[in-house]
Context: one part of a larger RNA
RNA sequence: GGGUAGUUAAGGAACUCGGCAAAUUGACUCCGUAACUUCGGAAUAAGGAGUGCUCGAAAGAGCCGCAGAGAAUAGGCCCAGGCGACUGUUUAGCAAAAACACAGGUCUCUGCCAAAUCGAAAGAUGAAGUAUAGGGGCUGACACCUGCCCGGUGCCGGAAGGUUAAGAGGAGGAGUGAGAGCUCCGAAUUGAAGCCCCGGUAAACGGCGGCCGUAACUAUAACGGUCCUAAGGUAGCGAAAUUCCUUGUCAGGUAAGUUCUGACCCGCACGAAAGGCGUAACGAUUUGGGCGCUGUCUCAGCUGUAGACUCG
Repeated sequence: GGGUAGUUAAGGAACUCGGCAAAUUGACUCCGUAACUUCGGAAUAAGGAGUGCUCGAAAGAGCCGCAGAGAAUAGGCCCAGGCGACUGUUUAGCAAAAACACAGGUCUCUGCCAAAUCGAAAGAUGAAGUAUAGGGGCUGACACCUGCCCGGUGCCGGAAGGUUAAGAGGAGGAGUGAGAGCUCCGAAUUGAAGCCCCGGUAAACGGCGGCCGUAACUAUAACGGUCCUAAGGUAGCGAAAUUCCUUGUCAGGUAAGUUCUGACCCGCACGAAAGGCGUAACGAUUUGGGCGCUGUCUCAGCUGUAGACUCG
């Protein structure tokens, strides 16, 4: 001067990206317990009181200490948001999460020698199952919902029509030969799927406008005009895990708040199963605030301990 383990006046987060770390709390009995809620919970909510020994059946009486869960082990709590319903799973060795999974929802394929998958095949899984089953995709409890567009791409359907290969066909023609013949070329016609064409389909891939004017203050525009489109974003939400401008504006909280909460809506560039919006419970999740508590700090001191250091 460090490590590690304790302790500390007064203050008590002034520390710091951030209460990180530490401290507080802690057992049992009794009292008491809010919003919200899916009525199960939330909840050990919160917040209080008690705890030893002796006598006694109890009521009660008495006794000791600074201290009675006398040491050790043993929740800090509350308020409000985001995300994910939940218990689970994960980057063995920097990430445990809002990622994955999930029950539930929906679309689609599959009639059984099933579809799908592995395999040149045999064969096997599916399944010793049979559409209340099995495979695949998306979404992700629950509640309320899930708008418009089928023009493009995909998929599904369509006894017509167009196009279309080999094959069939053989009008006609060519070579050769004395000829019979042999060898070629070859029009019409016929000829599947596919494509074209006609429909359907968005919890399929996807998409969901611009300009101008208008109300008796101003401002704004319910309203009108016009262009384009397959259709022009509905409900709900919104400076958001999404907002560039931006520390937007207003309100709350603070003495002071780029964070936070509630609003507003001018959504650069939310939006409805790549789901939208809520939501009790849950979370070693994340954000903001508060109480308690503390050497995190003001600001450092002291003590134990093993080293470092010196001698040996």
Large-subunit ribosomal RNA, domain IV from an Acutalibacteraceae bacterium, 312 nucleotides, folded computationally. Its mean pLDDT, the model's own confidence on a scale to 100, is 90.